Model confidence (mean pLDDT): 87 of 100. This is a predicted structure of a 79-nucleotide RNA (c-di-GMP-I riboswitch aptamer) from Rubripirellula sp. The sequence was found by an Rfam model in a public genome assembly. Its Rfam family is "c-di-GMP-I riboswitch aptamer". Rfam links the family to the GO term cyclic-di-GMP binding. Rfam's curators write: GEMM was predicted in a large-scale screen for bacterial structured RNA regulatory elements. NCBI's taxonomy places the organism under Bacteria, Planctomycetota, Pirellulales, Pirellulaceae, Rubripirellula.

RNA sequence: CCACGAUAAAGGCAAACCACGCGUAAGCGUGGGACGCAAAGUCAUGGGUCCGCCUGAUACGGAUCGCCAGACCGCCGAA
Numbered sequence: 001c002c003a004c005g006a007u008a009a010a011g012g013c014a015a016a017c018c019a020c021g022c023g024u025a026a027g028c029g030u031g032g033g034a035c036g037c038a039a040a041g042u043c044a045u046g047g048g049u050c051c052g053c054c055u056g057a058u059a060c061g062g063a064u065c066g067c068c069a070g071a072c073c074g075c076c077g078a079a
Base pairs, nucleotide, nucleotide: 004077005076012037013036017032018031019030020029021028022027035066041072042071043070045069046068047067048064049063050062051061052060
């Protein structure tokens, strides 16, 4: 340094739900709260799914990285 991931150490993030707010919606933000996560860090790049439009479909626009894959960066150091 790479791979790998422990009954290690230091930490980190935060599902559902609730309150407030934004949005036509999917959903998002803040606070509380923990289901869990070795990338549950970042990127909508390729798929998938969801929403809008049309509702006949395509196309288009939006969302989801805690759906899968890929890319970039990253803590620690047992086997």